[in-house]
RNA sequence: GCGCCAAUGAUCUAGUGGCAGGAUAUCAGCUUCCCAAGCUGAGUGCGCGGGUUCAAUUCCCGCUUGGCGCA
Numbered sequence: 001g002c003g004c005c006a007a008u009g010a011u012c013u014a015g016u017g018g019c020a021g022g023a024u025a026u027c028a029g030c031u032u033c034c035c036a037a038g039c040u041g042a043g044u045g046c047g048c049g050g051g052u053u054c055a056a057u058u059c060c061c062g063c064u065u066g067g068c069g070c071a
């Protein structure tokens, strides 16, 4: 330099046009003599900029970051 893949709460991850879901973690409550475990609840999310569309996490283009391959 060229090509390919990925980017979703604090972390891991599902979702591929129509309300963004799960697990872990955190916080609060219940339980307990205390801790742990358990139960209930709460907050935090689509990397950035454009385009297409009635509607974009999803499709298209560019950028950034990371990974892989070739040179």
Stems, first nucleotide, its partner, number of pairs: 001070007010024004018054001026042005047063005
Molecule: transfer RNA
Organism: archaeon